[in-house]
Molecule: Bacterial RNase P class A
Organism: Tahibacter sp.
RNA sequence: GAAGUCGGCCGGACAGUCGCGGGGCAGCAAUGCCGCGAGGAAAGUCCGGGCUCCGCAGGGCAGGGUGCCAGGUAACGCCUGGGCGGCGCGAGCCGACGGAAAGUGCAACAGAGAGCAGACAGCCGAUGGCCCCGCAAGGGGAUCAGGUGAUGGUGAAACGGUGCGGUAAGAGCGCACCGCGUGCGGGGACAACGCCGCACGGCACGGCAAACCCCACCCGGAGCAAGACCGAAUAGGGAAGCCAUGACGUUGCCCGCGUCGCUUCCGGGUUGGUCGCUUGAGCGCAUCGGCGACGAUGCGCCUAGAGGAAUGACUGUCGCAGCCGUUCGCGGUUGUACAGGACCCGGCUUACAGGCCGGCUUCGCUG
Numbered sequence: 001g002a003a004g005u006c007g008g009c010c011g012g013a014c015a016g017u018c019g020c021g022g023g024g025c026a027g028c029a030a031u032g033c034c035g036c037g038a039g040g041a042a043a044g045u046c047c048g049g050g051c052u053c054c055g056c057a058g059g060g061c062a063g064g065g066u067g068c069c070a071g072g073u074a075a076c077g078c079c080u081g082g083g084c085g086g087c088g089c090g091a092g093c094c095g096a097c098g099g100a101a102a103g104u105g106c107a108a109c110a111g112a113g114a115g116c117a118g119a120c121a122g123c124c125g126a127u128g129g130c131c132c133c134g135c136a137a138g139g140g141g142a143u144c145a146g147g148u149g150a151u152g153g154u155g156a157a158a159c160g161g162u163g164c165g166g167u168a169a170g171a172g173c174g175c176a177c178c179g180c181g182u183g184c185g186g187g188g189a190c191a192a193c194g195c196c197g198c199a200c201g202g203c204a205c206g207g208c209a210a211a212c213c214c215c216a217c218c219c220g221g222a223g224c225a226a227g228a229c230c231g232a233a234u235a236g237g238g239a240a241g242c243c244a245u246g247a248c249g250u251u252g253c254c255c256g257c258g259u260c261g262c263u264u265c266c267g268g269g270u271u272g273g274u275c276g277c278u279u280g281a282g283c284g285c286a287u288c289g290g291c292g293a294c295g296a297u298g299c300g301c302c303u304a305g306a307g308g309a310a311u312g313a314c315u316g317u318c319g320c321a322g323c324c325g326u327u328c329g330c331g332g333u334u335g336u337a338c339a340g341g342a343c344c345c346g347g348c349u350u351a352c353a354g355g356c357c358g359g360c361u362u363c364g365c366u367g
Stems, first nucleotide, its partner, number of pairs: 001363010012318007020037002023034004039338001043349002046347005051223004063219005068082005083097001084095004098214002103212002105208002120152002122148003127145002130141004160178006179203001180201007188193001227275004237266006246260005282301008319336007
């Protein structure tokens, strides 16, 4: 210097004018003054919690989720560290990463054959038949039966690899080494796991569980339009009393009952208002513990709380980037992202003009 990789951060600044939403102070009021007013994602609403109500959630069934180990945390499907597997020369990145020697199921196309499989080509044809030569022993030939999973070909995947032996040709058929599986022992690690040694097994265990399923663990439901309080007019409800001793209904009549009127009291709800509402698993700095996520302690700070919902518009100067011109002093012009609270937090994911800082890797050059 180039290419790459990982992590962190910023994401316009200042001033003026006019407005908007809360708050404080002064004032009888009108009003005046002061101070505050979106984000790294406020977003998607995908996970996890706080809080609230219903309720009492112990067990079972159903349903959903998670799934290597250890730790962090209020909790998590998040984060940190580690193990294993895969990719990369490397820094580093990716992985729902329990079980397929319980059961059921699936595998398009191609291919002869797709599961304890399969003879399409190829090879062989020892053995039994066939043909030829031969008196015979035997020799030769074709490949009918048959043998063969070593070779080719198909496929994502074809029932360990290399070598020697063996054979008609072959084959864990036999052997050696490597691999694999099971068991045991030793020592390392909290563990996942890894290392070493011994014995046994010719290999019995192909893949898929983000297919059903099995195993282990977790999950009650609804959500701030949760919910709590105050509480009209009017209508309706309940209780007591009063009145015509009336009308209607209940079988023609009586009793009784119900409905209709008035007064008082009670309680529930609607409109509306108040609270919930922002001091919180909070933020900043320092020290200590820890590889780290994070935790502990001390000091300091207060940082939107609206309710169809404010946080805006304009002007000037400057910054940054692109383009054009240049007398290299600068001038002109254009652009300046994604987006935006609605009870509050912790994550994940997605969007983002432009820019800054740091760690590390590989290659090249120079000293």